[in-house]
RNA sequence: UUCUUAUCCAGAGAGGUGGAGGGACUGGCCCUUUGAUGCCUCGGCAACAGACUUUUUGAAGCACUGUGCCAAUUCCAGCAAGCCGAUGUGCUUGGUAGAUAAGAA
Numbered sequence: 001u002u003c004u005u006a007u008c009c010a011g012a013g014a015g016g017u018g019g020a021g022g023g024a025c026u027g028g029c030c031c032u033u034u035g036a037u038g039c040c041u042c043g044g045c046a047a048c049a050g051a052c053u054u055u056u057u058g059a060a061g062c063a064c065u066g067u068g069c070c071a072a073u074u075c076c077a078g079c080a081a082g083c084c085g086a087u088g089u090g091c092u093u094g095g096u097a098g099a100u101a102a103g104a105a
Base pairs, nucleotide, nucleotide: 001105002104003103004102005101006100007099008098013042014041015040016039017038021031022030023029025078026077027076028075043070044069045068048066049065050064052061053060054059074097079094080093081092082091083090084088
């Protein structure tokens, strides 16, 4: 990097550094000099894999290890189909894209 499988309406922030962009892409909308994004420290959330415990063998628990995450539903939409108290800034389903984990090449 690619492929496969699973999940994505829940949850969880303080300090320091630094100084202008950031929220993957496009459009919208939003965050940001009352200091963003990033990085560091500490803290926290969750429970994908491993370990451990229990087990009715379906699973459950724990949070030690490896990850991940801590503005907004993946912030909303993007493509297609369907629905109506019908043409709406609407709703539903599927898909694309993306993210994370585990496995494989």